[in-house]
Context: one part of a larger RNA
RNA sequence: UGACGGGUGGCCGCACAAGCGGUGGAGUAUGUGGUGUAAUUCGAUGCAACGCGAAGAACCUUACUUGGACUUGACAUCCUGCGGAUUUCGUAGAGAUAUGAAAGUGCCCUUCGGGGAACGCAGAGACAGGUGCUGCAUGGCUGUCGUCAGCUCGUGCCGUGAGGUGUUGGGUUAAGUCCCGCAACGAGCGCAACCCCUAUCCUUAGUUGCCAUCACAUAAAGGUGGGCACUUUAUGGAGACUGCCCGGGUUAACCGGGAGGAAGGUGGGUACGACGUCAAGUCAUCAUGGCCCUUACGUCCAGGGCUACACACGUACUACAAUGGUGGGAACAAAGGGCAGCUAAGCCGCGAGGCCAAGCUAAUCUCAAAAAACCUAUCUUAGUUCGGAUUGCAGUCUGCAACUCGACUGCAUGAAGUUGGAAUCGCUAGUAAUCCCGGAUCAGCAUGCCGGGGUGAAUAUGUUCCCGGGCCUUGUACA
Numbered sequence: 001u002g003a004c005g006g007g008u009g010g011c012c013g014c015a016c017a018a019g020c021g022g023u024g025g026a027g028u029a030u031g032u033g034g035u036g037u038a039a040u041u042c043g044a045u046g047c048a049a050c051g052c053g054a055a056g057a058a059c060c061u062u063a064c065u066u067g068g069a070c071u072u073g074a075c076a077u078c079c080u081g082c083g084g085a086u087u088u089c090g091u092a093g094a095g096a097u098a099u100g101a102a103a104g105u106g107c108c109c110u111u112c113g114g115g116g117a118a119c120g121c122a123g124a125g126a127c128a129g130g131u132g133c134u135g136c137a138u139g140g141c142u143g144u145c146g147u148c149a150g151c152u153c154g155u156g157c158c159g160u161g162a163g164g165u166g167u168u169g170g171g172u173u174a175a176g177u178c179c180c181g182c183a184a185c186g187a188g189c190g191c192a193a194c195c196c197c198u199a200u201c202c203u204u205a206g207u208u209g210c211c212a213u214c215a216c217a218u219a220a221a222g223g224u225g226g227g228c229a230c231u232u233u234a235u236g237g238a239g240a241c242u243g244c245c246c247g248g249g250u251u252a253a254c255c256g257g258g259a260g261g262a263a264g265g266u267g268g269g270u271a272c273g274a275c276g277u278c279a280a281g282u283c284a285u286c287a288u289g290g291c292c293c294u295u296a297c298g299u300c301c302a303g304g305g306c307u308a309c310a311c312a313c314g315u316a317c318u319a320c321a322a323u324g325g326u327g328g329g330a331a332c333a334a335a336g337g338g339c340a341g342c343u344a345a346g347c348c349g350c351g352a353g354g355c356c357a358a359g360c361u362a363a364u365c366u367c368a369a370a371a372a373a374c375c376u377a378u379c380u381u382a383g384u385u386c387g388g389a390u391u392g393c394a395g396u397c398u399g400c401a402a403c404u405c406g407a408c409u410g411c412a413u414g415a416a417g418u419u420g421g422a423a424u425c426g427c428u429a430g431u432a433a434u435c436c437c438g439g440a441u442c443a444g445c446a447u448g449c450c451g452g453g454g455u456g457a458a459u460a461u462g463u464u465c466c467c468g469g470g471c472c473u474u475g476u477a478c479a
Stems, first nucleotide, its partner, number of pairs: 001479002003476003007473001009471001011469003015463002019427005026318008034309002042053002064304007073127001077126002079123005086103007107116003129293002132291003138287002140282003143278001145276001150189006156165003169180003196269003200238003204234003209228003214225003241264001244258005320420001324379006336367003341360002346355003386417001391412007433455007
């Protein structure tokens, strides 16, 4: 100087407390461990691994395994020789591949002999190739403490020196934020602000958007003429700064209250992550040193596996019902996607869906029905008209192909489950809870992920305690 203390003082955080809803019990989905397997590819392992890499394993993917094949190779550059580039069809085979036949005369230059590019075949070797090892050799990227308020430097001063001072102290703040004081005076990286979204208003613009006034038409509808007020879209601005008032405070920083205002003291949200820590994670995104393989640890193919299943754990979904289930009626969104696509209307089917067929490269057409909510009828506390697992049969769709191993539909079946032990998690407001909608990936396949809106709470007396973090001070068998 740090680190540590079941030392001291003081401060903060959904850290506790006060509340609301969960997890832990059930069934299922998914990931992991374990076991088993020819193989169940590999990585991630306290917080900070476990719906994680994987924004989507039937084949492919695919790295694993079994079997069948290749050896200058599936891919790159170079050399030599030959050739008719390319396309189609047979035969054998699981295919890779092997073999045969047919069609075919392309591009550039040309002195018409030929040459060249691309492509194919054969050969020799230089080499290719490796998801093989090392993340404790590395780059890059990332997690984490933590959006915590810290981490440092120059000069000066103090100390023999390590070092200290500044950065400590008194207040204050979300903040090393600011004020005052001070052997310090300044500065940098962080904080804040600048960017974006959102809340109010104004300007400009008015189609594909809108419809107040006027007119037309209709079964109805901005459907039509017309208009650009309003809504809205998107460009530029305004607005919030403790600016104003009162009180407190050291006359300060600032704090409490108030006015005006759409918004008030950082308005709400996002992005943004200092010096560093964990030899944290990743050699399987990529790149890369070293080591290793080179008729194989490389490459191609078919089938299988990654989907196994006495069990254990994590994360979710669905429930156990009446604040509910079921039938009927009838409202109100936002944000997105769409041409190898979204698909209206109509017809067929109980349905998944099928047929036919307008429109739309989209503020125009379409996905698209928002659902909870509301009105009404019924069920009457039951393992039930709760719950939907499981299983049987019959189907639909995607795809070369749904046996291993897809999703969905109809009929039948109707399991556990009556609110969950010890323990444990999230959340302070348009939040929790709850309800639907969209997107990426994607032929098909979300209860996951990423976004969008609808409805919309309770509680916070406080800081004694638990956890984590910052500051001061003190002790030290630690460095």

The part of an RNA shown here (small-subunit ribosomal RNA, 3' major domain) has 479 nucleotides and comes from an uncultured organism.